Description: A computed fold for a 730-nucleotide part of an RNA from an uncultured archaeon, annotated as large-subunit ribosomal RNA, domain II. RNAcentral holds the full RNA, with entries from SILVA. It matches the Rfam family "Archaeal large subunit ribosomal RNA". Its family is annotated with ribosome and structural constituent of ribosome in the Gene Ontology.

[in-house]
Context: one part of a larger RNA
RNA sequence: GCCGGGGAGUUCACUGUCAUGGCGAGCUUAAGGGUGUUAAGCCCGGAGGCGAAGGGAAACCGACAGGCCCACAACGGGGCAACCUGCGAGGGGCGGAGUCUGAAAGGGCUCGGAGUCAUGGCGGUGAGAAUAGAAACCAGACGAUCUAGUCCUGGGCAAGGCGAAGCCGGGUGAAAACCCGGUGGAAGCCUGAAGGGGUUCUGACGUGCAAUUCGAUCCUUUGACCUGGGAUUAGGGGCGAAAGACCAAUCUAGUCUGGUGAUAGCUAUUUCCCUCCGAAGUAUAUCGCAGUAUAGUCUCGGGCGAGGUGGCCGAUGGGGUAGAGCACCGAUUGGGAGACAAGGACUCGAAAGGGUUCACCUUCCUAUCAAACUCCGAAUCUGUCGGCGCUGAAGACCCCGGGGGACGGGUACUAGGGCGUAAGGUCCUAAGGCCGAGAGGGAAGCAACCCAGACCGAGGCUAAGGUCCCUAAAUGCUGACUAAGUGUGAGGUAGAAGGGCGUCCUCAGCCAUAGACAGUGGGGAGGUAGGCUUAGAAGCAGCCACCCUUCAAAGAAAGCGUAACAGCUCACCCACCGAGGCUGGGGGCCCCGAAAAUAAACGGGACUCAAGUCAGCUACCGAGCCCUCGGGGCACACCCGAAGGGGUGUGAUCCGGUAGGAGGGCGUUCCGCUUGGGGAGAAGCUGGGCCGUGAGGUCCAGUGGACCGGGCGGAAUUGUAGAUCCCGGU
Numbered sequence: 001g002c003c004g005g006g007g008a009g010u011u012c013a014c015u016g017u018c019a020u021g022g023c024g025a026g027c028u029u030a031a032g033g034g035u036g037u038u039a040a041g042c043c044c045g046g047a048g049g050c051g052a053a054g055g056g057a058a059a060c061c062g063a064c065a066g067g068c069c070c071a072c073a074a075c076g077g078g079g080c081a082a083c084c085u086g087c088g089a090g091g092g093g094c095g096g097a098g099u100c101u102g103a104a105a106g107g108g109c110u111c112g113g114a115g116u117c118a119u120g121g122c123g124g125u126g127a128g129a130a131u132a133g134a135a136a137c138c139a140g141a142c143g144a145u146c147u148a149g150u151c152c153u154g155g156g157c158a159a160g161g162c163g164a165a166g167c168c169g170g171g172u173g174a175a176a177a178c179c180c181g182g183u184g185g186a187a188g189c190c191u192g193a194a195g196g197g198g199u200u201c202u203g204a205c206g207u208g209c210a211a212u213u214c215g216a217u218c219c220u221u222u223g224a225c226c227u228g229g230g231a232u233u234a235g236g237g238g239c240g241a242a243a244g245a246c247c248a249a250u251c252u253a254g255u256c257u258g259g260u261g262a263u264a265g266c267u268a269u270u271u272c273c274c275u276c277c278g279a280a281g282u283a284u285a286u287c288g289c290a291g292u293a294u295a296g297u298c299u300c301g302g303g304c305g306a307g308g309u310g311g312c313c314g315a316u317g318g319g320g321u322a323g324a325g326c327a328c329c330g331a332u333u334g335g336g337a338g339a340c341a342a343g344g345a346c347u348c349g350a351a352a353g354g355g356u357u358c359a360c361c362u363u364c365c366u367a368u369c370a371a372a373c374u375c376c377g378a379a380u381c382u383g384u385c386g387g388c389g390c391u392g393a394a395g396a397c398c399c400c401g402g403g404g405g406a407c408g409g410g411u412a413c414u415a416g417g418g419c420g421u422a423a424g425g426u427c428c429u430a431a432g433g434c435c436g437a438g439a440g441g442g443a444a445g446c447a448a449c450c451c452a453g454a455c456c457g458a459g460g461c462u463a464a465g466g467u468c469c470c471u472a473a474a475u476g477c478u479g480a481c482u483a484a485g486u487g488u489g490a491g492g493u494a495g496a497a498g499g500g501c502g503u504c505c506u507c508a509g510c511c512a513u514a515g516a517c518a519g520u521g522g523g524g525a526g527g528u529a530g531g532c533u534u535a536g537a538a539g540c541a542g543c544c545a546c547c548c549u550u551c552a553a554a555g556a557a558a559g560c561g562u563a564a565c566a567g568c569u570c571a572c573c574c575a576c577c578g579a580g581g582c583u584g585g586g587g588g589c590c591c592c593g594a595a596a597a598u599a600a601a602c603g604g605g606a607c608u609c610a611a612g613u614c615a616g617c618u619a620c621c622g623a624g625c626c627c628u629c630g631g632g633g634c635a636c637a638c639c640c641g642a643a644g645g646g647g648u649g650u651g652a653u654c655c656g657g658u659a660g661g662a663g664g665g666c667g668u669u670c671c672g673c674u675u676g677g678g679g680a681g682a683a684g685c686u687g688g689g690c691c692g693u694g695a696g697g698u699c700c701a702g703u704g705g706a707c708c709g710g711g712c713g714g715a716a717u718u719g720u721a722g723a724u725c726c727c728g729g730u
Stems, first nucleotide, its partner, number of pairs: 001730006011127013026050003032044004054061002064095001067094004075086004096111006130269004137259006148233009157223001159191003166183007195220003200216002203214002235251001237247002272665006282295005298403006307391003311388008323376001324374002330369002334365005343358006409435003413432002415429005440451003446492001455631006465621003468605003474618001476617006487607002498592003502589010519576005525549003530544003555570001558569003632655002634651007666719001668716010684703008
């Protein structure tokens, strides 16, 4: 892991509400008793409880059996019908009453009789309270055969080295003493076995030989040494050369049993089917933030009886956003004019004082900004009213009650914002959508992007998106562009500033058969080497000027060059040639800009007048959408039936669904009543057929060898895949 068995909302009391039944201004017994096959039941038992009157803290006082109006259903009358009308249980509004308060006015609660008992469903509270799970706390016991300390009594420590004190001999010395040679054998001395330890390899092993071992290496080995046996100290206690170490593989408080089913706002699990509806992740409060309560939101039931309204249009109000603007406010560019008391700088003067300018103030022109500026001011939004639409007597809106779940939301979506360089960032929106709780088709794959809301079966048409092959459908048509494999990416999932005699389109200006542009041939001169400067300066280091002549044309020179000249081109002119050329702006596609780690990503193959891009057209494919046919459910209406129920009709506007609410069923065990089957083969098991939307049911064959069903009721230890669930098997 699998298989089998076990395995989780129970029971009692009180209480709320709903359903059904009994009785009803009443309803009901409890303990107990009688009777009874001492069973069910039947009969007593009125103590007590709830109700029938309220108001008030209390003292205390103490209420409509209906006076008026509206009006649903039902019923009567009229009408072909729509509808009109009468009456009107229940319902509502007045009026009135009781009581409390108050000086009063006014206000609060109550009043024109419905309860109670039983059974059942769903909740609440108390109990272990659906099941399992702590870390802990307390009490009483059991432990020092492990280990820590201590005590008693025993045992053990190869070999070698070093050579303290003391002692002896010799030498020296006046002596004390010193020196030399021996002897001697000390030390928590040295090397190193046994023994003890456990340093490093962070070796082996790591379902091991082993819940700490093995190997090598290492520390210690006459001592604070090692060790046998016997004693002793006990749990907030011991013991500790102190590590919170150790106290029996357990220690920052041992183990066992009990309190104990401790508690857990946390975690996991919570067992059959179908039908209808269907959420919330918000507000407030909270020792509140992983919880809970109330409201909002969901569901179910009841009441009332006529409107409701998210859409569109019109009318009439509200607003100060986007934008815009500078009239206020604050910031802000340049300039003009005026004023200038005090101030700074400069300046005239011996001083008094003067002048210029800056700054400041006022004003004008000009140029800009603002969430906390506004002379203005939309689109949207919104209040009220009316109309249309939708919806509602098949009962909406509203009101009352039962039951919840939820109060961790997300969003790469659209829109508007705050923070941030930014983020698949974060926070907000009483904005919407979607996911959550939504399947199907598309986007290669992809909760929230596009299409589209799945009752079941069959066929068809389309949507998004596609139509060369993988792969259903066009190697479709027309006209362009791209040469970069650009691209073949709706977006999520990129490509910038800046560049390009790449190419296409377009606009404007200019030149051109009186010959343009390019190319080729020729000319490109004289005054003059202009003047100055300078060693030199001659068109061409630099400064100034930049004239005149001959000409078809030729600069006091645009570039190269020389030390300076020289030399070579250019501008400019002529000739040859013969039809377009030059410049600038805009647009399309493309290119450069362009760097990441194995080759590597259009889904792939592959594709170039395309299978790329742009524009247009026609077909086709393509979903659970839509249509058609058949079937089912649900809701409602009508009909039938004593009832369970059955039938018909309508549903374009019903049938996705998590938490959750409501309803109806299937199956298991046992009990009561009833009715059946079984050795001519029960249950169970194996395999199959059929029926039912399903839980399931039934039939056949085989096996098996003795019990087992149906119907109507009742009662439950009633349904398993999960809980690292428990037990067993494998």